A computed fold for a 476-nucleotide part of an RNA from Solanum dulcamara, annotated as small-subunit ribosomal RNA, 3' major domain.
[in-house]
Context: one part of a larger RNA
RNA sequence: UGACAGGGGACCAUGCAAGCGGUGGAGCACGUGGUUUAAUUCGAUGUAAAGCGAAGAACCUUACCAGGGCUUGACGUGCCGCGAAUCCUCUUGAAAGAGAGGGGUAACUUCGGGAAUGCGGACACAGGUGGUGCAUGGUUGUCGUCAGCUCAUAUUAUAAGGUGUUGGGUUAAGUCCUGCAACGAGCGCAACCCUCGUGUUUAGUUUCCAUCAUUGAGUUUGGAACCCUGAACAAACUGUCGGUGACAAGCCAAAGGAAGGUAAGAAUGACGUUAAGUCAUCAUGCCCCUUAUGCCCUGGCCGACACACAUGCUAUAAUGGCUGGGACAAAGGGUUGAGAUCUCGCAAGGGUGAGAUAACCCUAAAAAUCCAUCCUCAAUUCGAAUUGCAGGCUGCAACUCGCCUGCAUGAAGCCGGAAUCGCUAGUAAUCGCCGGUCAUCCAUACGGCAGUGAAUUCGUUCUCAAGCCUUGUACA
Numbered sequence: 001u002g003a004c005a006g007g008g009g010a011c012c013a014u015g016c017a018a019g020c021g022g023u024g025g026a027g028c029a030c031g032u033g034g035u036u037u038a039a040u041u042c043g044a045u046g047u048a049a050a051g052c053g054a055a056g057a058a059c060c061u062u063a064c065c066a067g068g069g070c071u072u073g074a075c076g077u078g079c080c081g082c083g084a085a086u087c088c089u090c091u092u093g094a095a096a097g098a099g100a101g102g103g104g105u106a107a108c109u110u111c112g113g114g115a116a117u118g119c120g121g122a123c124a125c126a127g128g129u130g131g132u133g134c135a136u137g138g139u140u141g142u143c144g145u146c147a148g149c150u151c152a153u154a155u156u157a158u159a160a161g162g163u164g165u166u167g168g169g170u171u172a173a174g175u176c177c178u179g180c181a182a183c184g185a186g187c188g189c190a191a192c193c194c195u196c197g198u199g200u201u202u203a204g205u206u207u208c209c210a211u212c213a214u215u216g217a218g219u220u221u222g223g224a225a226c227c228c229u230g231a232a233c234a235a236a237c238u239g240u241c242g243g244u245g246a247c248a249a250g251c252c253a254a255a256g257g258a259a260g261g262u263a264a265g266a267a268u269g270a271c272g273u274u275a276a277g278u279c280a281u282c283a284u285g286c287c288c289c290u291u292a293u294g295c296c297c298u299g300g301c302c303g304a305c306a307c308a309c310a311u312g313c314u315a316u317a318a319u320g321g322c323u324g325g326g327a328c329a330a331a332g333g334g335u336u337g338a339g340a341u342c343u344c345g346c347a348a349g350g351g352u353g354a355g356a357u358a359a360c361c362c363u364a365a366a367a368a369u370c371c372a373u374c375c376u377c378a379a380u381u382c383g384a385a386u387u388g389c390a391g392g393c394u395g396c397a398a399c400u401c402g403c404c405u406g407c408a409u410g411a412a413g414c415c416g417g418a419a420u421c422g423c424u425a426g427u428a429a430u431c432g433c434c435g436g437u438c439a440u441c442c443a444u445a446c447g448g449c450a451g452u453g454a455a456u457u458c459g460u461u462c463u464c465a466a467g468c469c470u471u472g473u474a475c476a
Stems, first nucleotide, its partner, number of pairs: 001476002003473003007470003015460002019423005026314004031309003034305002042053002064300007073125001077124002079121005087102006108113001127289002130287003136283002138278003141274001143272001148187004153182001154163003167178003194265002198234007207224004212218001237260001240254001242252003303442001316416001320375002323372004332363003342351003382413001387408007429452002432449004
């Protein structure tokens, strides 16, 4: 100087407390372990692995297994020879591939050739999702959006080092003030950027308003005050007043204001720690394979199932369930696509194909909610698993192994032990909508969007975590 302490002090955090809702019990989905398997490809393993890589495993993907094949190779550069190439047909085969036949030769030429492409040959080489993340780059998690981490000069100490960075206040903050052997500075904090909340100006089409008509269709006409959309600007700074404080920084209260003390949210992650993760995104050293650890194909596996764990969905009902009717969003996506209307079908869906390259048309029905009917506390008109039958869609293909619909079937489950998680306001809880990936979809996931909309916070004694000061230490 650090590290440690069931030492001390001051402080902070949804850490506890105060509340609300969950998980742990049930069924299912999904991931992991284990077991099994020819293979169940690989990686991730306390927090910081486990709805994670994977924003989508029937084939492909695919790396795994079995079988059938290839060996200058599926791909790249270089050399030689032949034929331009694309194309069509047949045989064999599970396919990959192998064999045979047909047709046909182009552009440019210095007439020698020749780009491109296919086949054959020899060799340099290709190739490897093979190993090592404890050889690495890059990148990411974590402590932690915690307030820290340092340097130059100076000074002090024999030196390691110290001071600065400590003290008194204050802050979300090493934020700021003040004192001081320190005086300055850097990386962090904050601000600058984006979204949202208010107004002004400007621009009005596809938006809005009025008129007009009630049309197949906001279709006609006039306008831009309002709504809204795009752009530019303004606005909030403890600025003002009062109190308090050390004439400070600040704190408390008030006014005005759309907004008040970081307005709210996102992005942004210091020096470092963890030989943390990743050689399977990519790149790369070394090692290893080279008729195979490379490459092509068919089929299978990644979807198995005594069990254990994680994350979710649906429930256990009356603040509810079924049925009928009425109402109100935001943000997205759409031409290989989204699809109105009409029509067939109980439905999934089929046929038709208007308008829209989108503030215009489509997706589109928002759902919780409101009104009304029935159910009357029961394993039920709760709950939907499971199973049978009949269909639909995508796709070369739905058996292993897809999704959806109808009819029938109607398990468990009556609020869950020890334990444990999330959340402080438009938050939790609850209700739907959209998107990416995508032929289809195992999405209950992930990422967004709006609707309805709480309770509680006395406080810092205790548990856990971080940093600061200080004491001790036989540790480094």

Rfam family: Bacterial small subunit ribosomal RNA.